[in-house]
Context: one part of a larger RNA
Order: sequence, then structure tokens, then C1' cells
RNA sequence: GGUACAGGGUGGAUGUCUAGGCGUGAUGAGGCGAUGAAGGACGUGGUAGGCUGCGAUAAGCCCAGGGGAGCUGUCAAACGAGCUUUGAUCCUGGGAUUUCCGAAUGGGGCAACCCGUCGUCACCGGGCAACCGGAUGGCGUCACCGGCAGGUGAAUGCAUAGCCUGUCUGGAGUCAACGCAGAGAACUGAAACAUCUCAGUACCUGCAGGAAAGGAAAUCAACAGAGACUCCGUAAGUAGCGGCGAGCGAAAGCGGACAAGCCCAAACCCGGCACUUAUUUUGAGGAUUCGUUUUUAUGCCGGAUUCUCAAAAUAAGUGCCGGGGGUUGUGGGCGUCGAUUAGGAGUUACAAAGGUUUGCGGUAGCCAAAGAGUCUGGAAAGUCUCACGAUACAGGGUGAAAGUCCCGUAGGCGUCGCUGCAAGCCCUCCGUUAUGGUCGACGUACCAGAGUAGCACGGAUGCCGUGGAACUCCGUGUGAAGCUGGGGGGCCCACCCUCCAAGGCUAAGUACUCCAUCACGACCGAUAGUGCACAAGUAGGGUGAUUGAACGAUGAAAAGUACCCCUUUUAGGGGAGUGAAAAGUACCUGAAACCCUGUACCU
Repeated sequence: GGUACAGGGUGGAUGUCUAGGCGUGAUGAGGCGAUGAAGGACGUGGUAGGCUGCGAUAAGCCCAGGGGAGCUGUCAAACGAGCUUUGAUCCUGGGAUUUCCGAAUGGGGCAACCCGUCGUCACCGGGCAACCGGAUGGCGUCACCGGCAGGUGAAUGCAUAGCCUGUCUGGAGUCAACGCAGAGAACUGAAACAUCUCAGUACCUGCAGGAAAGGAAAUCAACAGAGACUCCGUAAGUAGCGGCGAGCGAAAGCGGACAAGCCCAAACCCGGCACUUAUUUUGAGGAUUCGUUUUUAUGCCGGAUUCUCAAAAUAAGUGCCGGGGGUUGUGGGCGUCGAUUAGGAGUUACAAAGGUUUGCGGUAGCCAAAGAGUCUGGAAAGUCUCACGAUACAGGGUGAAAGUCCCGUAGGCGUCGCUGCAAGCCCUCCGUUAUGGUCGACGUACCAGAGUAGCACGGAUGCCGUGGAACUCCGUGUGAAGCUGGGGGGCCCACCCUCCAAGGCUAAGUACUCCAUCACGACCGAUAGUGCACAAGUAGGGUGAUUGAACGAUGAAAAGUACCCCUUUUAGGGGAGUGAAAAGUACCUGAAACCCUGUACCU
């Protein structure tokens, strides 16, 4: 030095466990915010710190309900001081308080800080008083934008801009995924790469809702017909597209989920207002002319014609506003004629608000059956013996394995307040004898969404990559018809079929889960399962954007080793004691690597 065996140390694997995770389903909720949110800072306890709670009324204050003997949250025990059957702590609902920052909003700012305006109160001084002045403090007030209403008011006449005031529970900010829209990559694949693909994906932005979007055919289809939209299955990896490469990839139809349809614009009728034109009347002024008067000039007065202006009335036309009417593939209006008619509808669209009652839930809770002995043991729930309950033998706990010990479970019961849903009634709307409603026939040709459809050029979408390329949607330019009209049926033309664009609303079926409650799992069991079972988004790293761990288990119960001894003295050990067992706060079990000691053998 090695090998073997034995005994130790170290170490923390393994086994068992679970306080935490993960997933699924059901139901709910789907927001919060200027009445100041989300998120924080700083405080707050008899207490040094962390967590939790709360806010100068600060682990709390008030009221109502529940509950019934203990309580003053937790790590985390002890002490102190208290509360409580006059019902505390605790649970539920409502209310009060709620510092400072933060959209942050009086101004500023390096967030949690600094400095103001005006009013008012406290305090001080003066004054007979009204009131005035003052350092400091308390409370309130003062941002911007928008809508509505009013006032004021430039350049510039009317106006307008601007400014000011009032008012609005208006807006802002935040929030996991789901939604719609705007904008929009690259790695990658094509075994390279450019069209193509990845992909309209990721990322960014705007806006919204509990869902959103879409939606009642200018749709499909194919000579049979269907009948809004959305979602699922299928059709189908089909028809197609494609450096016809890589790849991409429908629709109709069929089967289901769910089901719901409506309102304007216009024609026409009525009313109001404004403007224009025409007529009439009245008033004012000018011109011409006649009469009268006068000495004349010519003035005054009266009449006629004409022009201009103003006002009023009437009629027509145009425009705007309001009401009725009306909404479709053939309908509506208008005209003539005929029939019928007293109830119907409603809060998600089709008009729109509220009250009340009842029912069923949610948000605290309550009742809830039935066992004793023997033995082993530290401990009985185990063994043995004899019983009992069961609409309850789900599950968990209790010193080992409990239907009958505890919590529960089956099954029943309960609500002051707050809150959700549903229904009824009140209520609301239309109509009620007719110039109305509904339906029909004939006539008439008044209406039916224009810078629109289409076309040209340039793009996009879809299975469609410019192709023979229709359809749909954008940009620029051009630019119809008008019901004897217009769109579509994949260039185009004809026939035929089908629908009615250029206005709007609309539940359900569908998507998602930051969040609440309940239930479940051939899900994990501490290098697993969330990054986090523990001080976890913590410690630590980084200037920063950000990154980011590890750490579970004494025992049934602390009964956590009184007392003695050794010693290099907060360590460790030997006795003694506790305990079933030292399992001894480096604590369940305690593997291996690694280290040490002893014995035997080999060199």
C1' cells in the first nucleotide's frame, strides 16, 4: 500500500407521509375607477422584526342578523394589562373612518415631496361696534377635454373665431384570456434561393362586450329547388391553386346545435317657418297732367296716371322642420269599388319608464341515529363475546385498523339586511263604429337609397400566384339606368332561372377564465408537482430592461434531559431522569461515494 471481515463517522439516497401544486366538470361572476381605482409608500399592537389586517376613529368604530364560552390574528412561547351570559372573540350584511403617492386633476416635482389661490374656523392683537390686521394650523375650493344651455365678442358691416359662466354620477386610468379593426416581420421550409412558404402568424396600436363579430338575400342553386346569421360534423385532403416545386386548399349539398324577426329614406296627406312670384288694399316719396285758388311766380288743396319703397292679406311654387303614411320583388302611394272588424301587444331588436307582490336561489347558520365488556399493548379503533343504527357503511380525525368517540354524512330546516332570476298585478303602447285597422279587385304610372353601379389603371381577398378571371373590397380617374328599370348565375353573347345594391337594429346556439363556490381524478408526492408546500417573485445577480434559487417530517404528548461528574467550559461527553422507543430541537427511516479504527492475509 492492497484485499476481506467487523465496528464507527460523514452524507442525505430510499421507504412512508402531506400542509402545496396540476387537471377536469358544474354553477356563478365577467369588471373596478374623479363618491379618486388597480398598485404602492408610510404608519398602526403593552412588543424589536416579517406576514396578515387596518388607516391619525389605524389587528380596529357603529347598526342589524347568526352563534354561545371563552377571547385579545400569525411566525411564537412567556410576561403584562384587560374584555366576556348586561352575550365578548368569531361569522354574514349594511354603514362610518379611510394619511400620502398613483389617471392624480390648484402649480411644480427626482412617485409617496415642495409651494400656492379663495372661503371659513381656531388662536393673538386693535376697535364701543360693524369690522380690520397677523405668524401658524384644521376643513373646503381651484386641472384638461367633450356634450348641452347662456352671456360676451375681434381683424370685418352682419357674423364667426376667441373668451367667460352654469350644468352633466360625461371622458380619462387599470384589467388574465376571448373579440373586431389598423399596421405587420423574420428565422424556417423549398434539402441552396428570388416567386412561394412560415403567415396575415408573432409583435405593436385603437376600440368594445360579457361575450364580440355576423345577420333577415341585388344569397345560393341548376331547370328539382332552398330560404337571415353563427357554430359543430361531413362533403374532403375532394374541386382547385402551385418555380404545377415545397406546399396551400375551398364551396354547394347533407346531418346536427339554436331558432325571431324588424325599423327607416321616398311617393302621398296635414301643420309650422323662411324665401320667391302674382294680385288686392293701405301708407310715404318722386315725376307727368287736370281742376280750383291767386296780382304773378308759383305755393297750398283735391283728383287721375305711372314709378320706387314699406306693411298686411290671399294664391301658387320652392326649401327646411315636425306629425301621419310606408318598407317590398313586384311592393307601396293615389283614384274607384268590395269584404271584414273588438280586442291585441310589451321592457334583448320591433315605443318606453317605474312601482308592488309572490316564488326559487346566492350571501352567516341549525337539527341530525346507534356500544359495552374481555385480552394484548405505552396507547385499542385490533382480538374475542354479546348488542344496536342505517334515506346516514362518503370522507377526515382521535396514542395502531371506529357505521354506533369527535367533525361530518343521508335526510330535513332557516334569513334582519344585501343581492340574482322568474312570474303575476299595477303600468305602458295600438285600436275600439270610422276620414281607423286588416284583406282583396280594377285603374293610374307618383315613389322605391348617385359621384353610387359600371368602366380604365393600380392593389387586396377567396382554392384562384394575372391567368380565359367572373364575384367581393380599396385607391386614382371617369361615370349610368330609374320598374318597358337594375344585379347575379366564373371572359363574352343569347335564352332561361334567380334576386333587388348604394340606410339601420336584432336574442339564442359559439369563444375565453384574472376571479368565487362545489365536486371529482388508472394526476405529482419535495431534483416530482406551480418558479414558489418553507421569509417567493423572497435571498441573490445585473447600471438597466430584467433575471431568479435553495430550504418539508422529534414525539401520541415537550413529557425538550431536574441533579451530579469530566473538561482546554455558551462546545462536547459520562451518569441520573423522561419516553413504547432517544427518536435529544445538527432530531422518522438513514443507502452509496468518501474517511477512520480493529483483526486476518498478501506484497
The part of an RNA shown here (large-subunit ribosomal RNA, domain I) has 603 nucleotides and comes from a Planctomycetota bacterium. Rfam family: Bacterial large subunit ribosomal RNA. The prediction has a mean pLDDT of 82. The RNAcentral record of the full RNA draws on ENA.